[in-house]
Context: one part of a larger RNA
């Protein structure tokens, strides 16, 4: 001299932008933060509001309502948030490689979708129990569930051919065995079939089922790079390979049995500190040091430990188990919890925010859709914590007023500074107008094309109208008044720009470094002036 997630002291007028729990990954009261779907299925209230009937006590019927609530089933919950304990590791970075793999939802594309069975919550009846919650028996539904059929270029087994590849191998093509499948929902019509309406018929759509490719998301496996300690020198039994199985979406000592005796290592092995890495970010002319907040990629974690289940996908924050520590309940039999999600609280601490608005956007579940949920986000509040950017006025104004401070007593300064006199209206205040961010989807009407017997529906292309703003009466713009409501902090011995007078007498005291103070101190402390920065200064810690 740059920098910061900064503290601290003194001080303090607006707005933009950003950015705030770095310690104790320390407990946590209360509230949200993950649901949706009735177009997959059954069942199905209640309060008010009508009417009618009553012995006046009530009772029926309609509506609310096929609503609510809750059950089954379906997707979602694996992501979106969060914080950096752990990890010195292929975790990250980078650059390859899988002829060893897996991908629900999407998109292209092929072919199906045929015919039965049996249960089971809810739900009623009852048992237990302080609850948590658990049993018994009966009755139902489905796109839950489970058998048959059909079946392929799918899976396995045998064979033939062809082509290519870095062992293993890998691609097409032919033949034969063998195994595997499904679900129905909804508009709309009569053109086929069967018919009195209409469906069990067509037909559109959303599903389902199997396949091929393709996208996207993940898995594994390599070259190379990734702190400090040698006052750590040897490590090492699934250890290092092989045979065989076993497991996995796959390869592998991943495991497991046999068998052999290997691996690593001063090019730093093991041991033992500290560390999430990264693009980046300070920082410097740059080489390089230093750092890893905010974004944005990976990873690892979810009171501590372990463990699997479920599923395309987790060994899963806000789902299970099981043990531990800790809180809370309890009829003392037992049970219930996990904020390193937004808010909030205590605590330790120098030190870090509102128990706010909104789902209008943008993105995400989920549902045909209308919506519905979303502390993700979009806003707002607090904190000069940083960075930028305006204000605290302008102008003319000498008898150089008074008044201070110095004097050599003439005067010199503060200083055009102040009054004054003329102006302006930025921001702040007070009136009025007042926004972009809003494109739509849906629905009405038109229209192009396709399905189709069809000018029904539906799908789809274009136009028009019709609806959505938390922020917010904010931005922003007009107007009105009025110099009025807005300056302070540190230095002035050299380095460093800035000097007198008083106090003081190695005391009080000052200090980054040199160093100042013992009676005329430009270095203490006060004053007057001055330098310097300015909503700040200044310090203090930390990097360079």
């Nucleotide at each position: 001299g740059a920098a910061c997630g900064a503290g601290c002291g003194u001080u303090g007028g607006c707005g933009g932008c950003g950015u705030g729990g770095a310690u104790u990954a320390g407990g946590c009261a209360u509230g949200c933060a993950a649901g949706u779907c009735g177009a997959a299925c059954g069942a199905g209230a209640a309060a008010g509001c009508g009417c009618c009937c009553u012995u006046c006590g009530g009772g029926g019927c309609g509506u609310g309502a096929g609503u609510a609530a809750a059950g089954u089933g379906g997707c979602g919950a694996a992501c979106g948030g969060g914080u950096g304990a752990g990890u010195a590791a292929c975790g990250c970075g980078u650059g390859g490689g899988g002829a060893a793999c897996c991908u629900g939802c999407c998109c292209u594309u092929g072919a199906g979708u045929g015919g039965g069975g049996g249960a089971u919550a809810a739900c009623g009846u009852u048992u237990c129990u302080a609850a948590c919650g658990a049993g018994a028996c009966g009755c139902u539904a489905a796109u839950a569930c489970c058998g048959c059929a059909u079946g392929a270029u799918a899976c396995c087994g045998a064979u033939c051919c062809u082509g290519g590849g870095c062992a293993u191998c890998c691609a097409g093509g032919g033949u034969c065995g063998g195994u595997c499948a499904a679900a129905g929902g909804u508009g709309g019509c009569c053109u086929c079939u069967g018919u009195u309406u209409c469906a069990a018929g067509c037909u559109g759509u959303c599903g389902c089922u199997u396949g091929a490719g393709g996208a996207u998301g993940g898995c594994c496996c390599c070259g190379c790079g990734u702190c400090c300690g040698a006052u750590c020198a040897g490590c090492u039994a699934g250890a290092u390979g092989g045979u065989a199985g076993g497991g996995u979406a796959a390869c592998g000592g991943c495991c497991u049995a046999c068998c052999a005796u290997g691996g690593c290592g001063a090019c730093g092995a093991u041991c033992g500190g500290u560390a999430g890495c990264c693009g980046g970010c300070c920082u410097g002319a740059g080489a390089g040091g230093g750092u890893g907040u905010c974004c944005g990629g990976c990873c690892a974690c979810a009171c501590u430990g372990g463990g699997a289940c479920u599923g395309a996908g987790a060994u899963a924050c806000g789902g299970c188990c099981c043990a531990g520590a800790c809180u809370c309940c309890u009829a003392c039999g037992g049970g219930a919890g996990g904020c390193a999600g937004c808010a909030c609280u205590c605590g330790a601490g120098a030190g870090g925010c509102u128990u706010c608005c909104g789902c209008a956007a943008u993105g995400g579940g989920g549902g045909a859709a209308a919506c519905c949920c979303u502390g993700a986000c979009g806003g707002a509040g607090c904190g000069a914590c940083g960075c930028c950017g305006c204000g605290u006025g302008g102008g003319u104004g000498a008898g150089g007023a008074a008044g201070g401070u110095c004097u050599u007593c003439g005067g010199a300064u503060c200083g055009u500074a102040a009054a004054a006199c003329c102006c302006u209206g930025u921001c702040a205040g007070g009136a009025g107008g007042g926004a972009c961010g809003a494109a739509a989807a849906c629905c009405g009407g038109a229209u192009u094309g396709g399905c189709u017997a069809a000018u029904a529906c539906c799908c789809u292309u274009u136009c028009c109208g019709c609806u959505u703003g938390a922020c917010g009466g904010u931005a922003c713009c007009u107007c009105c008044a009025g110099a009025g409501g807005a300056a302070g902090c540190u230095c002035c011995g050299g380095c460093u720009a800035a000097c007198u007078c008083c106090g003081u007498g190695c005391c009080a005291g000052c200090a980054g470094c040199c160093g100042c103070g013992g009676u005329a101190a430009c270095a203490c402390g006060g004053a007057g002036g001055g330098a310097g920065c300015a909503a700040a200064c200044g310090u203090u810690g930390u990097u360079c």
The prediction has a mean pLDDT of 82. The part of an RNA shown here (small-subunit ribosomal RNA, 5' domain) has 544 nucleotides and comes from a metagenome. Rfam family: Bacterial small subunit ribosomal RNA. The RNAcentral record of the full RNA draws on SILVA.